[in-house]
RNA sequence: GAAACAAGCCGGCUUAUCGCCUUACGCUUCGGCGUGAUGAGGAAAGUCCGAACAGCAAAGAGCACCGUGCUACCUAACGGGUAGGCAGGAGGUUGGCGACGGCCGCCUGACAGCCAGUGCAACAGAAAAAAUACCGCCUUCGGGUCAGGGUGAAAAGGUAGAGUAAGAGCCUACCGCUCAAGCAGCGAUGUUUGAGGCAAUGUAAACCUCACGGGCUGAAAGACCAAAUAAGCCGCCGUUGUCCGUUUGCUCGACGGCAACCUUCGGGUUAUGGCGGUGGGUAGGUCGUUAGAGGUGGCGAGUGAUCGUCAUCCCAGAUAAAUGAUAAGCGAUUCGCCGCAAGGCGUUGAACAGAAUUCGGCUUACAGGCUUGUUUCUUAU
Numbered sequence: 001g002a003a004a005c006a007a008g009c010c011g012g013c014u015u016a017u018c019g020c021c022u023u024a025c026g027c028u029u030c031g032g033c034g035u036g037a038u039g040a041g042g043a044a045a046g047u048c049c050g051a052a053c054a055g056c057a058a059a060g061a062g063c064a065c066c067g068u069g070c071u072a073c074c075u076a077a078c079g080g081g082u083a084g085g086c087a088g089g090a091g092g093u094u095g096g097c098g099a100c101g102g103c104c105g106c107c108u109g110a111c112a113g114c115c116a117g118u119g120c121a122a123c124a125g126a127a128a129a130a131a132u133a134c135c136g137c138c139u140u141c142g143g144g145u146c147a148g149g150g151u152g153a154a155a156a157g158g159u160a161g162a163g164u165a166a167g168a169g170c171c172u173a174c175c176g177c178u179c180a181a182g183c184a185g186c187g188a189u190g191u192u193u194g195a196g197g198c199a200a201u202g203u204a205a206a207c208c209u210c211a212c213g214g215g216c217u218g219a220a221a222g223a224c225c226a227a228a229u230a231a232g233c234c235g236c237c238g239u240u241g242u243c244c245g246u247u248u249g250c251u252c253g254a255c256g257g258c259a260a261c262c263u264u265c266g267g268g269u270u271a272u273g274g275c276g277g278u279g280g281g282u283a284g285g286u287c288g289u290u291a292g293a294g295g296u297g298g299c300g301a302g303u304g305a306u307c308g309u310c311a312u313c314c315c316a317g318a319u320a321a322a323u324g325a326u327a328a329g330c331g332a333u334u335c336g337c338c339g340c341a342a343g344g345c346g347u348u349g350a351a352c353a354g355a356a357u358u359c360g361g362c363u364u365a366c367a368g369g370c371u372u373g374u375u376u377c378u379u380a381u
Base pairs, nucleotide, nucleotide: 001377002376003375004374005373006372007371008370009369010368012330013329014328015327016326017325018324020039022037023036024035025034026033027032041352045363046362048361049360050359051358052357053218054217055216056215065214066213067212068211069210070084071083072082073081074080085111086109087108088107089106091104092103093102094101095100112209113208117207118206119203120202121201134149135148136145137144138143157175158174159173160172161171176198177196178195179194180193181192182191183190184189222287223286224285225284232278233277234276235275236274237273238272239271241258243257244256245255246254247253259270260269261268262267294313295312296311297310298309299308300307301306335346336345337344338343
């Protein structure tokens, strides 16, 4: 210097004009107008997880169901994060004849338990778990043999030797494994010593076992105010007559209509009409609603997540939803041409996206740029 990976940060700028939401003040003919202030994100997204807040439900315990699952820590909490352990992967380096092992950084891991029980293991294969041996090998022809072949995701520890009819942990050394004890560590676990020929595959995102956790619904939650209209309730007035209408201008008459009952004829009960009041809910409005597990900076504690303390700041709040448009300049970037190169000229003109109660995470999307670290390669000294 380049590439890859990881972590973190930024993610168009300036000016002018015209607009928009919210808000303070002033004016107003109450419709608005003027001036000032303020106005998106790292993910505002998916709504996946956890909370705050709110309403409803709820004696306690167990079962069922669901979720989580190495250890310690952080946190209001979490299925999140930090640190560590173990396992696996590719790489580098290194020891050993070999089986196999040591070290380094990186990546990945639903990483409790299949010697509590049960189930399953397609195809292939002789055999899929305590094996009737397919080929092969040996044979006393009864059988022995799991060493070699082949199948499979998986085949009953491995390397070397001894041994044998042929073989085999049958035996020996080493490697690996299991168990026990000691030591180190809060712990996961590591390590040392000893014992065991090594009883025995995989699967628990199979049933299951163990441990821990879990009421339901979400801002259309919820609280308050409350129009018109129509019920309900209360009060006053009226209604069964000296009534109203039609018939011929009037009277009588006729016809039709309008509540019943009781009455001492004053009135009462029920029914019904009008006016006034009241009235739960609805339309609509106000709050919830943005000062908070808050932001920024310093100092301190801690390997770190994070915590403590001091200073300072107030930073959208709409309700169908504002945060924009135009012009000029600058411009990351793209493409083309020229040039040995540095670079020049022309062109293009900025990713994903966008608040809706709030917060902590996770996940997903993202043109381009910057910083730091690790590894590898190259160049120079």
A computed fold for a 381-nucleotide RNA from a Spirosomataceae bacterium, annotated as Bacterial RNase P class A.
The sequence is in RNAcentral, with records from ENA.
Rfam family: Bacterial RNase P class A. Its family is annotated with dimeric ribonuclease P complex, tRNA processing and ribonuclease P activity in the Gene Ontology.
The coordinates come from a structure-prediction model, not an experiment, and the mean pLDDT is 78.